[in-house]
Predicted 3D model of a 526-nucleotide part of an RNA (small-subunit ribosomal RNA, 5' domain) from an uncultured bacterium. The full RNA is in RNAcentral, with records from ENA and SILVA.
Context: one part of a larger RNA
Formats: sequence, C1' cells, structure tokens
RNA sequence: GAUGAACGCUAGCGACAGGCUUAACACAUGCAAGUCGAGGGGCAGCAUGAGUGUAGCAAUACAUUUGAUGGCGACCGGCGCACGGGUGAGUAACGCGUAUCCAACCUGCCCAUAACUCAGGGAUAGGCUUUCGAAAGAGAGAUUAAUACCUGAUGGUAUCAAAAGAGAGCAUUUGAUUUUGAUUAAAGAAUUUCGGUUAUGGAUGGGGAUGCGUCCGAUUAGCUGGUUGGCGGGGUAACGGCCCACCAAGGCGACGAUCGGUAGGGGUUCUGAGAGGAAGGUCCCCCACAUUGGAACUGAGACACGGUCCAAACUCCUACGGGAGGCAGCAGUGAGGAAUAUUGGUCAAUGGGCGAGAGCCUGAACCAGCCAAGUCGCGUGAAGGAUGACUGCCCUAUGGGUUGUAAACUUCUUUUAUAAAGGAAUAAAAAGAUGUACGUGUACAUUAUUGUAUGUACUUUAUGAAUAAGCAUCGGCUAACUCCGUGCCAGCAGCCGCGGUAAUACGGAGGAUGCGAGCGUUAUCC
Repeated sequence: GAUGAACGCUAGCGACAGGCUUAACACAUGCAAGUCGAGGGGCAGCAUGAGUGUAGCAAUACAUUUGAUGGCGACCGGCGCACGGGUGAGUAACGCGUAUCCAACCUGCCCAUAACUCAGGGAUAGGCUUUCGAAAGAGAGAUUAAUACCUGAUGGUAUCAAAAGAGAGCAUUUGAUUUUGAUUAAAGAAUUUCGGUUAUGGAUGGGGAUGCGUCCGAUUAGCUGGUUGGCGGGGUAACGGCCCACCAAGGCGACGAUCGGUAGGGGUUCUGAGAGGAAGGUCCCCCACAUUGGAACUGAGACACGGUCCAAACUCCUACGGGAGGCAGCAGUGAGGAAUAUUGGUCAAUGGGCGAGAGCCUGAACCAGCCAAGUCGCGUGAAGGAUGACUGCCCUAUGGGUUGUAAACUUCUUUUAUAAAGGAAUAAAAAGAUGUACGUGUACAUUAUUGUAUGUACUUUAUGAAUAAGCAUCGGCUAACUCCGUGCCAGCAGCCGCGGUAAUACGGAGGAUGCGAGCGUUAUCC
C1' cells in the first nucleotide's frame, strides 16, 4: 500500500459499486418455462346467442337443452425446455491461453437462389362404458381428429453403384464435368398472408487435430499389455486402438516418465521504479458439475439443474401390498462459523421463449429493502471579538504560564435538518390501427394507449446555529510532556525493553500529536 474481511470504541447525509471466503452440509414454504384455438378432436369451468319448460297480463325471473359464438381446463400436435440463472466438487488435462489446420466434420430457427406442394389409408389420445388399487397410478372394451403416423406417385445440382475425367494438393489422396442404373419428399390453416418439402450457398453456433505455454515433491526412477505400430473391419456428423479380429514388438523416461500432493483456466486484480512476487471475489470468455455412481432415450443440439431408467445413502407418505423427493435458481430455514442481506415490487425499459398479432410467461433483468463492508463527495458553521474573563492543570507561587479567539458577546449564512408548496420532469422510441405511395410487404404520414422505481429526484419558500465528532497515540524507531497514584506489585509490550519510592514506557488527569464519520486491533499478500 491492499482486502469479498472480522473484532473493539464511535457514528449526520448522499452517490456509486459490494455482500456464505466455512458444510459441493441438510432443507419447511412460495415462486424460478412456457406458449400457440390462425394445426386438431372437443367443451370441464366462464360469458353470449338461440330453443324448450315453469311462474307471471306483460316486462322479466328461474330451470333445462344446444359448441351456434367469444373463449378455454385437461388431451393429441408444433416450437421452446441444450438459452438464461447457480456453483467450483472434480480436473495438472489439448482443460485453459495463444497460433495453425480440417481435402476428416455437423449446424434447428435466420438470409439468398432454384424447384415442388399430387392421390390415398389405418390407427391413437381425449371424450364414453367399465375393472383393479389406500394412494401414486394401471388395465380392458366400443368409438373419433389433425400441420400426429403410414402407403403410393412425381423429382434432381441429393445418396449409392459403374465408366470417362479437365485440374488441385506436402502426402494418404481429392475432383469440376459427362453418361447409365437404382433409392428417397411434402400439410395445411386463415383469407392473400403465414406455412410444408427437396437441393445449393451464406451466416451463426458447435465438433476434431496439432506446435508452444501452464504448481510442488527424486526422502517418487523406472513406467506401459489395447500398451506402440500395421492390415482389415465395426462404429461415429467426422478422424483416430474409439472398439474388435489378426500380425509385428514396440512406446514413454534425469530435457524428470510413473507415482504422490495441491489446484478450475484466462482476461484481469494487488504490490513494486522495474524485473519480479502474490491472488483469480465482483464483471467478461472458456471448462466442469447438478444428492452419490452408472446408462441411454428424444432431439438440429443433451448423455439433459427444476426430463427418463437402474443402483446407493438420506428424508417423507402408507391401508405394510407399495409409493414420493432432490434450492451448487430467487427469497427463506436449520447447522457450521470470527463472518456475509428481504420468504419485497414490476415486466415500464433491455433481453429471451411461444404466437399472424393482440398478448402470455420470464426470481433473466430493472428497481426497492438491510449492512460504515469499500471508494468518492458534503456537513457538523463563518467573520469579528483580550479585562487575554471564570473553571481546570502546571510552576522557582503577593506573581506567572497554559487551556485560548477558545468561550461569553456582536454581525452574518442556511449546505444539511424539519415543515409546506410545486414537480405528474427525464428515461419513449416503437410494435397496434388508419391513410398514402410503390406494388403484396416495405417506406412515409397521422393517431389511440402503455412508467415499476415515484409524489421519488429536483426546485422554491419558511424556521432557526438551529439536527450532527470521535478514535488512537505521546521512551527510541515515530509526530506529540508534565503532575498525581502505584512500588519488579498492578500492569505495558511490534522490536529494543519499561515497573524494586522522584516511572515523559503501568493507571488517572491536564496538555499535545495524528487521522477524521471514522479510528484502532487482528489476519493475509506485495
């Protein structure tokens, strides 16, 4: 000098940033991923219309039927749930950083280009009838729809096989183009736009390979059997002992293999004149993980935090037969600890998902709350005022010194505080609707509506110095000294060392010094 700090004393305000470093310990409760009816059958609930019935002279009320309309619980289907958010346990590794390569690869949504969107079919959820079970849930029967599923047709610049082959590459190799044969597609909705299928290219995101760099220990010296390489196959989006059969006997190592310990990596942060040394909290990028271990399914993408299956530990329910759960999401609880916050508000903005849109969802995000835990800013008054007042303290004591311009007193100011008034400030530009132009989704114009924070920030007025100073130190290092008490006691102390009767070193007082809403102590790093 620094800190995600803690402890002691003290404490007026604001802005900005920060806040479980320990038990990757266990978790009550709520919320954190939905959306689309312009894909579908439908109608549990709500609203509307219509029909029927009852009461009534009628208006009307009530009951009931009807998916007819708005819409919509559950269900089928699509997209999303692989993002966003958390944590750092594991990992000494192509994990990360940097550079290069992939002629060895994939890529939903998006953009561009080209072509197409034909004809049929059988089911199954839901609903209906019903069985078993305490529950979780499971089963049977008849029946029904789709942008769900299946069959057929057509199709080439796709794929496969065969043949020719300009050219390209460090190489294994690759390959424009041409011919023949074989194989593979589609879905509609609503009202003129969204979709669907195939192919090519792009963009974005990912996968893989390699050079170099990346902690400590030799009181760890040898390690290795799919081990090292080859041929052939399997598998993969793709290369590869990734896996397998066969063959060879290799491969690594004092330039530190192997083993053990420790650890997420980087941008960065702290310190230092630098070289270095130390750290990796907040923010950004990458990686890994989601109670522990294992596995795959779906999908463009996962071997998936709020998905599935199996095993284990733990917790809970049970009718004892069997079931349910996973906060290292946001709050919150217990425990651990020196120690770390609210079971808050809003989707207004930014961003994300779905949707034609309106919109819905969003503990991402934006805000508010708590904490001197940090940085910065402001204040606790200013000017004048000497009989140098009183008190206190000290001395060589009729007298001086000091506290001290300090106070009193006079004049002034009002940041802040309190009260009142204003303020609907900025953060907002659009999506929507209407119109015009071009010409079928763009541009322009007009216009309705939308503000969490918030009656906040800020401004003005009134009142009145009014509401606001402490902490540590004073032997030397080290800025700042006397008196009293104590008497090797009580105590102090970072080091040297103080204290045994005149202690500037202990305790108190007065005075002084340093910093100041903080000041000291402790811990750690340079």